RNA sequence: GGAGUUUGAUCCUGGCUCAGAUUGAACGCUGGCGGCAGGCUUAACACAUGCAAGUCGAGCGGUAACAUUUCUAGCUUGCUAGAAGAUGACGAGCGGCGGACGGGUGAGUAAUGCUUGGGAAUAUGCCUUGAAGUGGGGGACAACAGUUGGAAACGACUGCUAAUACCGCAUAAUGUGCUUUUUGUAGUGAAAAGUACCAAAGGGGGGGCUCUUCGGACCUCUCGCUUCUUGAUUAGCCCAAGUGAGAUUAGCUAGUUGGUAGGGUAAAGGCCUACCAAGGCGACGAUCUCUAGCUGGUUUGAGAGGAUGAUCAGCCACACUGGGACUGAGACACGGCCCAGACUCCUACGGGAGGCAGCAGUGGGGAAUAUUGCACAAUGGGGGAAACCCUGAUGCAGCCAUGCCGCGUGUGUGAAGAAGGCCUUCGGGUUGUAAAGCACUUUCAGUUGUGAGGAAAAGCUUAAGGUUAAUACCUUUAAGUGUUGACGUUACCAAUAGAAUAAGCACCGGCUAACUCUGUGCCAGCAGCCGCGGUAAUACAGAGGGUGCGAGCGUUAAUCGGAAUUACUGGGCGUAAAGCGUGCGUAGGCGGUUAUUUAAGUCAGAUGUGAAAGCCCAGGGCUUAACCUGGGAACUGCAUUUAAAACUGGCUAACUAGAGUAUGGUAGAGGAGAGUGGAAUUUCAGGUGUAGCGGUGAAAUGCGUAGAUAUCUGAAGGAACACCAGUGCGAAGGCGACCAUCUGGCCAGAUACUGACGCUGAGGUGCGAAAGCGUGGGGAGCAAACAGGAUUAGAUACCCUGGUAGUCCACGCCGUAAACGAUGUCAACUAGGUGUUGGGGCGGUUAAUCGUCUCAUUGCCGGAGCUAACGCAUUAAGUUGACCGCCUGGGGAGUACGGUCGCAAGAUUAAAACUCAAAGGAAUUGACGGGGGCCCGCACAAGCGGUGGAGUAUGUGGUUUAAUUCGACGCAACGCGCAGAACCUUACCUGGUCUUGACAUCCCGAGAAUCUCUUAGAAAUAAGAGAGUGCCUUCGGGAACAUUGAGACAGGUGCUGCAUGGCUGUCGUCAGCUCGUGUCGUGAGAUGUUGGGUUAAGUCCCGCAACGAGCGCAACCCUUGUCCUUAGUUGCCAGCCUUAAGUUGGGCACUCUAAGGAGACUGCCGGUGACAAACCGGAGGAAGGUGGGGACGACGUCAAGUCAUCAUGGCCCUUACGAGUAGGGCUACACACGUGCUACAAUGGUGAGUACAGAGGGAAGCGAACUUGCGAGAGUAAGCGGAUCCCUUAAAGCUCAUCGUAGUCCGGAUCGGAGUCUGCAACUCGACUCCGUGAAGUCGGAAUCGCUAGUAAUCGCAAAUCAGAAUGUUGCGGUGAAUACGUUCCCGGGCCUUGUACACACCGCCCGUCACACCAUGGGAGUGGGUUGCAAAAGAAGUAGCUAGUCUAACCUUCGGGAGGACGGUUACCACUUUGUGAUUCAUGACUGGGGUGAAGUCGUAACAAGGUAACC
Repeated sequence: GGAGUUUGAUCCUGGCUCAGAUUGAACGCUGGCGGCAGGCUUAACACAUGCAAGUCGAGCGGUAACAUUUCUAGCUUGCUAGAAGAUGACGAGCGGCGGACGGGUGAGUAAUGCUUGGGAAUAUGCCUUGAAGUGGGGGACAACAGUUGGAAACGACUGCUAAUACCGCAUAAUGUGCUUUUUGUAGUGAAAAGUACCAAAGGGGGGGCUCUUCGGACCUCUCGCUUCUUGAUUAGCCCAAGUGAGAUUAGCUAGUUGGUAGGGUAAAGGCCUACCAAGGCGACGAUCUCUAGCUGGUUUGAGAGGAUGAUCAGCCACACUGGGACUGAGACACGGCCCAGACUCCUACGGGAGGCAGCAGUGGGGAAUAUUGCACAAUGGGGGAAACCCUGAUGCAGCCAUGCCGCGUGUGUGAAGAAGGCCUUCGGGUUGUAAAGCACUUUCAGUUGUGAGGAAAAGCUUAAGGUUAAUACCUUUAAGUGUUGACGUUACCAAUAGAAUAAGCACCGGCUAACUCUGUGCCAGCAGCCGCGGUAAUACAGAGGGUGCGAGCGUUAAUCGGAAUUACUGGGCGUAAAGCGUGCGUAGGCGGUUAUUUAAGUCAGAUGUGAAAGCCCAGGGCUUAACCUGGGAACUGCAUUUAAAACUGGCUAACUAGAGUAUGGUAGAGGAGAGUGGAAUUUCAGGUGUAGCGGUGAAAUGCGUAGAUAUCUGAAGGAACACCAGUGCGAAGGCGACCAUCUGGCCAGAUACUGACGCUGAGGUGCGAAAGCGUGGGGAGCAAACAGGAUUAGAUACCCUGGUAGUCCACGCCGUAAACGAUGUCAACUAGGUGUUGGGGCGGUUAAUCGUCUCAUUGCCGGAGCUAACGCAUUAAGUUGACCGCCUGGGGAGUACGGUCGCAAGAUUAAAACUCAAAGGAAUUGACGGGGGCCCGCACAAGCGGUGGAGUAUGUGGUUUAAUUCGACGCAACGCGCAGAACCUUACCUGGUCUUGACAUCCCGAGAAUCUCUUAGAAAUAAGAGAGUGCCUUCGGGAACAUUGAGACAGGUGCUGCAUGGCUGUCGUCAGCUCGUGUCGUGAGAUGUUGGGUUAAGUCCCGCAACGAGCGCAACCCUUGUCCUUAGUUGCCAGCCUUAAGUUGGGCACUCUAAGGAGACUGCCGGUGACAAACCGGAGGAAGGUGGGGACGACGUCAAGUCAUCAUGGCCCUUACGAGUAGGGCUACACACGUGCUACAAUGGUGAGUACAGAGGGAAGCGAACUUGCGAGAGUAAGCGGAUCCCUUAAAGCUCAUCGUAGUCCGGAUCGGAGUCUGCAACUCGACUCCGUGAAGUCGGAAUCGCUAGUAAUCGCAAAUCAGAAUGUUGCGGUGAAUACGUUCCCGGGCCUUGUACACACCGCCCGUCACACCAUGGGAGUGGGUUGCAAAAGAAGUAGCUAGUCUAACCUUCGGGAGGACGGUUACCACUUUGUGAUUCAUGACUGGGGUGAAGUCGUAACAAGGUAACC
């Protein structure tokens, strides 16, 4: 420090996710030791049991228990019983101090709290400084004793008694209150005098003199006590700033704000009361609602920030819930009291008791958090004079890997690279020096033993000092002594035996380090995101191996980070989310030049504070570390004070450059109300006139013989204003005939004046298209709704005919638009060029006008710069400043609820649950378009001939079947694989057989091989008989062949063409497809390859940021067309000879054959073109513009076809899915389709005669001639492995004859009969021949195919396959046309361009209703809870006031009583509680609304292309 994920790819925007650190954690697997920490985050839920606050006898009366001592009694010298406060002590009680600390918890509390810093009107036990005092009296109440009530808790009455308990009196100021005087102040004050009032308690130690009732008095010391005072500590109060969220909470407040007087408090104060005034708080967020203890700190982060507030420390609040006071220095009191409530327990039913949010512990809740431990040894606290007692504070131990830190689980050597596992290309590799083995060590754990430190004291003794009358006592210092350890079997150390006691967890597709096998087969499962899994899964599960961390490792949850993804540091708003529709203007924010002053901001220094701990630095101590500890720094802050004066702010004084005013002018659809005009539509009236008009893609509805349309004249009425002009004006919306009136603003010029008067603008307020609403008018045209006609599968649409609201006017609402420049307003600055509108200046010109400069407006192009790109570019989206508004993933949703506005429609403000991993912008390459341009092709057109109708052949589908084997399915399957199914083929079915096999290799045994015959059987096969003994040899044996046996293995036309190779089809013989370097672009990519011409062609030329190159095109190859050379047999024959015949002699001129050459290249001429490429025409030539034909098929597409040609991975079968055999089937047949053949006839049929090819084939072959048969053929047989012989008569054609338009002398199917041939075999199931029979069919609907010249059409011939079996296929020649104007249209293709929401690429994408399931949510008659306001009721305990009732020790008394007190009563305040009525929130609710998500549901096709009616607001 980044990474993954939107796309075919790219850049950007933007969300989601990951890697890091952390935790009071939990869960899963695993677990050796130690140190240091931590340990109910949930139910402030309920609690059994024990403990957590007592102590003082040196305050008091005393003596229940224990002990000592003494005495008494009984007696067994020791026990029992009793007595004695005498002693140690001490239950209960009175009294003092402490139970307000320590410990727990975080419910409440958004300020009565906390933090930081200040302040004045206070109190403060114990402690401390100083001063003074401590006199003299009195009356009670507990305990105790007696009586008595009650179950208990707990009382009642009578009587006795003490005090450091209680109460008077005395004394007293430096105390308190009041009065007066003086002094001083803004004010509170200060001093003096007078007057009134208020205290106390004793205990202990010691004792020389004196006294004594022998207790003591008295003296002294000490501890107490009282009053005042100083300090410290602690506490209370006040102020400022800071300290969560919500405006869908905007107004709140009557003791409320202030004053006066009084009360109250320790103390200021509406803290309380009476009266007076009407204030106080709030947009700088009052009030209300929700949430929350605050801080030092902790955690994360580079920081700024964010999150958090466990342990430790400071503050606050609380103690079952609510209220209340008492006592006290301190409480409204966790282990105190009273009352009310809920709950629990006891009860004799009358009544009582309780409060773990102390430490342990229990139940419950929960994912989850420990022992009913030891000790006061240390530190600290309470009491005490002290010893000492108490202390669940604390110190320790126990449990828990909860965290941090440290250590260990051995070390060295060891290759036969062991065994085993896993993988394998079968060679090996890996686990792996790992193990074993050998040598060594003993940390840790175990056993045994030694053994610190935490301990300092207190107390006691002695000495010296202080105090004192004192050598007592007490106290200080020094020395000595000193029975103090929970932890603890402590730490540490030593000895001892032995590798002995000790390794797991997660992951291995990318992010992210780490790979293979097996199983599974969209199943099971995984997953943080992207995504894996549908038979070859590095992603599931297991294994081997590897990677990471390690006594832990993963997962989950949570926080920060990454996230610049709320942006202060540090983001944005033309199109991605985002500029209010637009002005005016309040608060606020910001603000021109000069000067003085001030010191709020700003800057610097000092002082105080910012607790400790923590973080950081550098020391020290535990073997190290964690941890602990002394010090420093820091705590970025706040307050006070001093100094500075540049900038900002304030005050003051000026200025004119901003802004404005005056003055004379220009232009204008700026606005308002009023008047006027012409063209056109429509209607009405009249005239002319006759059959249609109108409308459309085509029609129809409609109008018209009752006279329309057309045309002429006249009238009425409403609305809108052609051209001018895309120019001007306005803030925007918007404004358009003409004239005048009223009125706003801009602009340019010149001078004068004011003197910052300015900019922006939350709230507020004005204006604001269209539609819509209300009232009243108006209504020509147009026209939602509606009606009809069409279109259509439908057509609630598009089209047509009509037509109402509305559009128009007046007044009033509404307040929204894609209200757009999708661009807020203002100001400054930053290259240009060229138009336009309105002014002004200067120059030239007589003028018209021209040139130039300048101000304002409005367009286009373009540079720098900016931008993701597109683009913007002085009219900025550039560079800056000021202010406002707005945005933070998509959907849900601009929706719900609530509020405000509105007559309504609705507007405005504006969420959440839930859901997805994207949504989006710009640009790129393709593909596509019922987009455009250019071009090509038998693509259309022009022609010729067919198919589709008939019969038949053949293939396919379907059906059937035991089987009808399998494959091929638009073009590019269907006379295709099959160049040929009777058996075989054959893969299918049935029956009957074989199991190392029909076929290959290896091993063993035995045998030559082989042949013949018989029997059974359908055959395979089985049984039997006979013949036969081979070849080589080193004599051991070997090779080949057949056979038996055992196993390795064979075998499979079984599956997967979507695992593959190879081969093939297709686009398409279309002209395309790419690369290197360079350049452009952030990039995908572009350029080149586009453009202008041209071509069959990316063919060539020219131009050009491109220059070159490759695969394709073309050419090279074959064939055909002309000629030449060479060669002449089986070919040929002109001339010569000879014949029936090129038969022969002769010859090789010709034909031909087959080798080699020539020839054609736009080479030549003319024209066109750009002086090009090229095209057009011509000449010559056998051939002319690639001469004709063929072979040849770029990058790629279709997961195209083929596992059944072959090969092949994987899977499957192995007495069968293999192999042999017989028969059957592939040939079936209501039907449908494709491809052919033959026809329907006279351009023909039939009969007779007659002419001319080419290319092939031939030995298990072609087969002449001859004979025979009507014929197919048969018999016999010559020749020929073939330029020689044979197949082999070519046919159409030509000549003659006949038929005469008919189901025929057309057509030949079908059927009957008889035969021939092939073949083991023609039944299923062959071909052919003859005789007879003689079906459909009279030229074929919609639709559709082929062909551009030796082509179509037509005619025959041959061959492959093959025993036989072509109407098929492949070749061959004969005869031999018609037409092409042209590219509008159909189909396919190429190039350029354009749009795109497509990229599986239009067979694409995608919208809405409906149906079903699930989820969350709104409304909802209501229902049930919580909180709370207001108005009332109620009134416990308590406090305060009042009190004619009852009672009453201290004091006073005139003895009657009084003062004072207690109880009771009552009033005020008030908790629980109750009622009524509101507000708010949560839950729930029949039914209902929309939303979201779901598998391949239904209906349509709205959007994306001109999306087929442009889309959208």
The RNA shown here (small-subunit ribosomal RNA) has 1513 nucleotides and comes from an uncultured prokaryote. It matches the Rfam family "Bacterial small subunit ribosomal RNA". Gene Ontology terms of the family: structural constituent of ribosome and ribosome. The sequence is in RNAcentral, with records from ENA.